Predicted 3D model of a 1432-nucleotide RNA (small-subunit ribosomal RNA) from a metagenome. It matches the Rfam family "Bacterial small subunit ribosomal RNA". Its mean pLDDT, the model's own confidence on a scale to 100, is 84. The RNAcentral record of the sequence draws on SILVA.
């Protein structure tokens, strides 16, 4: 990087919303989701005088009195009318709310045993009487609320009597049972009244079906279930009571707990579904909390009554009053939800004969962008593309026709005028509103969010893991399209964003429509088997499922389509159409399923005859081996390991011989074999016993499959009791190993392992694969049968059934793989899964002696965790190969002195960089000054250096004073070249500002250059093919090569960068030319061009490539050496060679000067030189190179000096002259094994040379001095032939030199390589992987610190609801009794709200302490896992 699994997140729609910023208009809707919390104030249910007695107040009239009309006072119910009262009807509707309720509450469809005021229809009647009582009057009590008593009075109030169509009861004889009047124009009037029947509408009751979550709630129930009888109700019924029976509900989830008003609908969705139940409509329930009844047609009654309780208010303290979940409004709560408005004009309701009264229902207005819809904030022209802003490559671009400016229009706004519909006769709150007309004037009107990806839209500046952003991924550590600001852009628009919630996306709970070998997921087995689900063939019956038709219901609104009305739309209307996917009833059909009946045989089972087997249980029995014991032989060890030690043994082991004891396990046969449901089963024999297979086709006749719960079995370990105990062996002890070693290794060793009986009930109990049935190519092996063939017979061969293995068609699968033994194609049944962690944990329950098992969450945390495959990298994985990698050799380093570089330290400074390999005689191929970058000090500021501008001056040069110098202050000389006669070029000085300057930082911003892997053989591409894909193939394999070199093979065929070759040099020859070389020449030399080598040839092996050997040849298989370094790796190195982005300094971090430093010096490290000597040192003589360099140079030669060197002088710009002597070597001689005639450090003295200058700090010379060192520990380096070793020579840099360094040159010139086991590095293939920043990786647990949620917890506080006991208001029911003329009241009994008591259970809060869990850049200890992870 990929595919799949799987979660997280976003884009859409919606809302009774809220919050932030902003806000022009209109229409239509909507507006306490929280505290069913508490409520000040006003209003929300009255009406009827045509029911009644009356008459307080108002008005009118009449009368009387005062007074003259007029006025005043009094009287008078006479009239209109009417407070209070009696009476009637209505306060059971309308309005509000959703606490309770999981229920016949609601929805839907049915039913029978009921009631019904007002309304409608019909029939009958409405006669004659009576007794009270309120109001009122008097008196009394009380603060009040209110009450008592005496007296009067009316009715459509109340009570008898008459009548009885009818109704009710009935023993069928009979018995019981009504009524009310009022008004007026006086009527066959109107409204009433009584009785009865019917209707409509409404209501009560019953039933089928549907209606949330929890089994960590499994049993519940005692009037409980049914019956008989009685009571009760409007009515069925245990509704209530007596008696009898013992039932009833429940795994299709009773009971219990939690949550919740239900529905039409609403939101979303393609749908199926999911969520929801505001407004509107239907139903239910509630009215401060709990209980109760009264009245009534209707209530157990929101604005009625009684009682209890809590709260609030009044009080004279004795007592009283109240209930906004009606409309407004207040407080509180809360993120949050309006006016104490107008009107009964319309619609509707109550009462009334009516007028009418009442109506916070309703109609309207007000407030709120809360929602939906509509409109506007101008339109057209206008380029010096204005100014200004922003960006910029400085050219320009963009805001942008945008503005200004010119013309036009007037929706809206403001002012004015006219002015509706809504109203059927009248009546208009809205309202002077809608609408229309006129005028004024671009006038009054734009914001919000976003711009990294998802996701439309980019730049600049600021900031610098800070401040901050963030829906997810993530952004920010000095160039941020992600933070903040600005400009610009994008999206919506009077709104825009955010938050919350729901659906969608999510096929992410899968009915439509998912899965379970390895990703989460097949229970250990399914043996026996219950319920349930499913079920072979044929025929018939029936019609439960199923299908069709018809009919009813499925309220209206909503939804879809049409039409219509507001200017459109939203919105509204509609005697239009549809839909409401549903349900009920009736009829029909009969294929399929079910049911029943009758049959069948292929599923299943039985019978008969055979077969194999570690199938099971019990008893008996065998040999080998280990160990122990006894006895013998025998002597010093044995045992054990990587190596050891503990241990055993001279008290005789080990070894060996014989005998004995005891326990456990069964070699060979033996296998991919056999048997069993699984676990599992192995010496032999016997007894008992389960299952399987094959053959025959005789019997039964679907008897089957699966299987929630249930029963049973179930390795090892473990537990209990009793035995047994040889070997092995947790724990434990010792010995080792180790930093440690509670381990791995070793020596011992207890439980245990064994037996019997009883528990436990789990395993990677795995084929990680549930069972059954059917179908779908084959090939091969093997086990057990049968048949055929063959044979004398056994084999062999063929067919078939049942098992068990290997490979494979199709198909499936994410891939790996599976593949007639399916993971294929299908059906049936069961079990299980839904991100990771927390956690298979807590709590609860069940089981267990215990250990523990089974069942099984949440809070919280997190954006992933996990699967398969791919490419790499890595492995203390594997195979093959290569390399001075090892080995074989030669010489070194590490020890000494010294040179040099580095670390560290020191210092004013010891400038900086390089730091494993790939830093360390490196940058530096030359630090006394300079260099120089460092330090202290002295100077300087447009500058030491560049360009431009202005002014002046030629340039240049001589010189005085001060100073360490830089520099400062002065004094002279000098007037050039050019010219169109202004000037121009170069140079110098001064001034001004743009700018210069910086070895300042960042090599982790860069270019360039360079190191390393590595001169290793690799790295890639095109096309094709394979794979869902990342990718693979090619590039693998077999050979071969130094080589991915070549060949063969091959789904690959070709190609590129690398390899090789082309280039330089060297070795041989030829040709040509030749100076300065040679006395001369074929030669040598110089230098130019060629030739030559290619496995060409011979033998041989091989398909070939190629290899081995030989010839010829100067050279032979790449002849030797060099230059040349693929894709890439190490953020390797370098900002101090240079260049360069952005950053930093600018009287200094620039620049000039003299002095100092880079040279310090406890150690330590790297690289060298010289040595330690005789293969040597010293002395004398003597021979042979190559390649270089030279005019500020190399210098011959001569002379002087011991010498360094000096003096004089010559040649050479070099094949000509010089440096220049080559050294080892060779020939002699001396030294004779010693700190030496080795070694030369160090130091004294005296000099030479370079250079302004040798003090810090140069080299060389002479003389004297003569240190360490006698071949170097662990370790480590180089080298394979002209190489190592050894010997000198030259050059660059350079005044000189610290060169023993670097780069070159030649001289002399070896040894060894069996080989690839091992170490190191590399390449290829393969394998494993939890790594991909790639093993310097990843990662686990304890402990320590902080934070978070949670379990336990002595206890403590609280909640809810049953049950028990005590007490018990009002009301209702009843009654032995007392009282009363009677009714009633009192009293008592029953029931019961409330209150109280006690114990237990249950739920929740807090809780000292305590347990684990989770999270948190850099804490501690180890290293458990990932590679054979170093003990799989």
């Nucleotide at each position: 990087a990929u595919c799949a699994u799987g979660g997280c997140u976003c884009a859409g729609g919606a809302u009774g919303a809220a919050c932030g910023c902003u806000g022009g208009c209109g229409g239509a809707g909507u507006g306490c989701c929280u505290a069913a919390u508490a409520c000040a104030u006003g209003c929300a249910a009255g009406u009827c005088g045509a029911g009644c007695g009356g008459c307080a107040g108002c008005a009118c009239g009449a009368g009387u009195a005062g007074u003259u009309u007029a006025c005043u006072a009094c009287u008078u119910g006479g009239u209109g009318g009417c407070g209070a009262g009696c009476g009637g009807c209505g306060g059971a509707c309308g309005g509000c709310u959703g606490a309770g309720u999981a229920a016949c509450g609601c929805g839907u469809g049915g039913g029978a045993a009921c009631g019904u005021g007002c309304c409608c229809c019909a029939a009958a009647g409405u006669g004659a009487g009576g007794a009270a009582u309120a109001a009122c009057u008097g008196c009394c009590c009380g603060a009040a609320a209110g009450g008592g008593u005496a007296g009067c009075u009316a009715a459509u109030g109340c009570c008898g009597c008459a009548u009885a169509u009818g109704a009710u009861c009935u023993u069928c004889g009979g018995a019981u049972u009504a009524a009310a009047g009022u008004a007026u124009u006086u009527a066959u009037u109107a409204c009433g009244c009584u009785u009865u029947g019917g209707g409509a509408g409404c209501g009560g009751c019953c039933c089928g079906c549907g209606u949330c979550c929890g089994a960590u709630u499994a049993g519940a129930u005692a009037g409980u279930u049914g019956g008989u009888g009685a009571g009760g109700u409007a009515a069925a019924g245990g509704c209530u009571c007596a008696c009898c029976a013992a039932g009833u509900c429940u795994a299709c989830g009773a009971u219990c707990g939690g949550u919740a008003a239900c529905u039409g609908g609403u939101c979303u969705g393609a749908g199926a579904g999911g969520a929801u139940g505001a407004u509107c409509a239907g139903u239910c329930a509630g009215a401060c909390u709990g209980g109760a009844a009264c009245u009534g047609a209707g209530a157990c009654a929101c604005g009625g009554u009684c009682c209890a309780g809590a709260c609030u208010c009044c009080u004279a303290c004795g007592g009283g009053a109240g209930g906004c979940a009606g409309c407004a409004g207040u407080a509180a709560g809360g993120a949050a939800u309006c006016u104490u408005c107008c009107a009964c004009a319309a619609u509707g309701g109550a009462c009334g004969a009516a007028a009418g009264u009442c109506u916070g229902a309703u109609g309207g207005a007000g407030c709120a962008a809360c929602u939906c819809c509509g409109c506007g904030u101008g339109c057209a022209g206008g380029a010096u593309g204005a100014a200004g802003g922003c960006c910029c490559u400085c050219g320009g671009g963009u805001c942008g026709u945008a503005a200004a400016c010119u013309g036009c229009u007037u929706u809206u706004a403001u002012g004015a005028g006219u002015g509706a519909a809504g109203a059927a006769u009248a009546u208009g709150a809205c309202g002077g509103u809608a609408a229309c007309u006129c005028a004024u004037g671009a006038a009054u009107a734009a914001g919000g969010g976003u711009c990294g990806g998802c996701u439309a839209a980019c730049u600049a500046c600021g900031u610098g893991c800070c401040a901050g952003c963030a829906g997810c991924c993530g952004c920010g550590g000095u160039c941020a399209u992600a933070c903040g600001u600005a400009g610009g852009a994008c999206c919506c628009a009077a709104g825009c964003g955010u938050u919350a919630u729901c659906c969608g996306g999510a096929g992410u709970g899968a009915c439509u429509g998912g899965g379970c070998g390895u990703a989460a997921a097949g229970a250990g087995u399914u043996g026996c088997g219950u319920a349930g689900g499913u079920g072979g063939u044929u025929a018939g019956u029936a019609a439960a499922g199923u299908g069709a038709a018809u009919a009813g219901u499925g309220a209206a609104a909503c939804c879809u389509g049409g039409u219509g009305g507001c200017u459109c739309a939203a919105c509204c209307a509609u005697a239009c159409a549809g839909a409401c996917u549903a349900u009920u009833a009736u009829u029909c059909a009969a294929a399929c399923u079910c049911a029943c009946u009758a049959a069948c045989u292929c599923g299943a089972g039985a019978a008969u005859g055979g077969u194999a087997g570690a199938g099971g249980u019990a008893a008996c029995u065998g040999g080998a081996a280990u160990u122990u014991c006894u006895a013998g032989u025998g002597u010093a060890g044995g045992a054990g390991u990587g190596a050891a030690a503990u241990c055993c043994g001279u008290a005789g082991a080990u070894a060996u011989u014989a005998g004995a004891a005891g326990g456990a396990a069964c070699a060979c046969c033996a296998a991919u074999g056999g048997c069993g449901u699984a676990g599992g089963c192995a010496g032999g024999u016997u007894a008992c016993u389960g299952g399987a297979c094959c053959a025959u086709u005789u019997c039964u006749g679907a008897c089957a499959c699966u299987g929630a719960g249930g029963c049973a079995c179930g390795a090892a370990a473990g537990c209990g009791u009793g035995g047994g105990g040889a070997g092995c062996g947790a724990a434990c002890c010792g010995g080792a190993u180790u930093a440690g070693a509670u381990a791995c290794c070793c020596g011992g060793g207890u439980a245990g392992u064994c037996c019997a009986c009883g528990c436990c009930g789990u395993a990677a109990a795995c084929g990680a694969u549930g069972g059954a049935u059917a179908c779908u190519a084959g090939c091969u092996g093997u086990u057990g049968g049968a048949g055929g063939u063959a044979u004398c017979g056994a084999c062999c061969c063929c067919u078939u059934c049942a098992g068990u293995a290997g490979c494979g068609a199709a198909g499936c699968u994410a891939a790996c793989g599976c593949g007639u033994u399916a993971a294929g194609u299908a059906u049936c049944c069961c079990g299980c899964c839904u991100g990771u962690g927390g956690a298979g944990u807590a709590c609860g329950g069940u089981c267990g002696c215990a250990a523990g098992a089974c069942u099984a969450a949440a809070a919280c945390a997190u954006a992933a965790a996990g699967g398969a495959a791919u490419u790499g990298a890595c492995g203390g994985g594997g195979a093959g190969c290569c390399g001075c990698a090892c080995a074989a050799g030669c010489g070194g380093u590490g020890g000494a002195u010294u040179a040099u570089g580095u670390u560290c330290u020191u210092u004013a400074a010891u400038u900086c960089g390089a730091u494993g390999a790939u830093a360390a005689c490196c940058g530096a191929u030359g630090a006394a000054c300079c260099u120089u970058a460092c330090c202290a000090g002295g100077g300087u500021u447009u500058g030491a250096c560049a360009u431009c501008c202005u002014u002046g001056g030629a340039a240049u040069u001589u010189u005085g004073c001060c100073g360490a110098a830089a520099g400062g202050c002065g004094a002279g000389a000098g007037u050039g070249c050019u010219u169109u006669a202004u000037u121009g070029a170069g140079c110098c000085a001064a001034g001004u500002g743009a700018c210069a300057g910086a070895u300042g930082a960042u090599g982790c911003a860069u270019g360039g250059c360079c190191g390393u892997c590595g001169u290793c053989a690799g790295c890639u591409c095109g096309u094709g093919u394979c794979g869902u894909g990342a990718g693979a193939u090619g590039u693998u394999u077999g050979g071969u090569u130094a080589a991915g070199u070549c060949c063969a093979u091959u789904a690959a065929c070709g190609a590129g960068c690398g390899c090789a070759a082309c280039c330089c040099u060297u070795g041989u020859g030829a040709u040509u030319a030749g100076u300065u070389g040679u006395a001369u020449u074929u030669u040598u030399c110089u230098a130019a061009u060629c030739a030559g080598a290619c496995u060409g040839u011979c033998c041989u092996g091989g398909c070939a490539a190629c290899g081995g050997g030989g010839a010829g040849g100067a050279a032979g298989g790449g002849g030797g050496g060099g230059a040349c370094g693929a894709c890439g790796u190490c953020a390797a190195g370098u900002c101090a060679u240079c260049a360069u982005g952005g950053c930093c300094c600018u009287u200094a971090c620039g620049u000039c000067c003299a002095g100092g430093g880079c040279a310090a010096c406890a150690c330590a490290c790297g690289u060298g030189c010289u040595a330690c000597a005789a293969u040597g040192g010293g002395c004398g003589g003597u021979a042979c190179a190559g390649a270089g360099g030279g005019u500020a140079g190399c210098u011959a030669c001569a002379c002087a000096g011991c010498g360094a060197u000096g003096u004089g002088a010559u040649g050479c710009c070099a094949a000509u002259c010089c440096c220049a002597a080559a050294a080892a070597g060779c020939c002699g001689u001396u030294c004779u094994c010693a700190g030496u005639u080795c070694g030369g450090a160090u130091u004294g003295g005296a000099g030479u040379c370079u250079g302004c200058a040798a003090c810090u700090c140069g080299a060389c010379u002479c003389u004297a001095u003569g240190a360490a060192g006698c071949u170097g520990g662990a370790a480590u380096c180089g080298c394979u032939a002209g190489u190592a070793a050894u010997c000198g020579c030259g050059u660059a840099u350079c005044a000189g030199c610290u060169a023993u360094g670097a780069c070159g040159c030649g001289g002399u010139g070896a040894a060894u390589a069996c080989g690839u086991u091992c170490c190191c590095g590399g390449a290829c293939c393969u394998u494993g992987u939890a790594c991909a920043c790639a093993c310097c990786g990843c990662c686990c647990g304890u402990c320590a610190a902080g934070c978070c949620a949670u379990g336990g917890g002595a206890g403590u506080c609280g909640g809810g609801g049953a049950g028990a006991c005590c007490u018990g208001a009002a009301g209702c029911a009843g009654u032995a009794g007392g009282u009363u003329a009677a009714a009633g009241a009192c009293a008592c009994u029953g029931u019961u709200a409330g209150g109280g008591u006690a114990a237990a259970a249950u739920c929740g809060g807090c809780g000292a302490c305590u347990g684990g869990g989770g999270c948190u850049a850099a804490g501690u200890c180890g290293u458990a896992a990932c590679a054979a992870g170093g003990u799989a």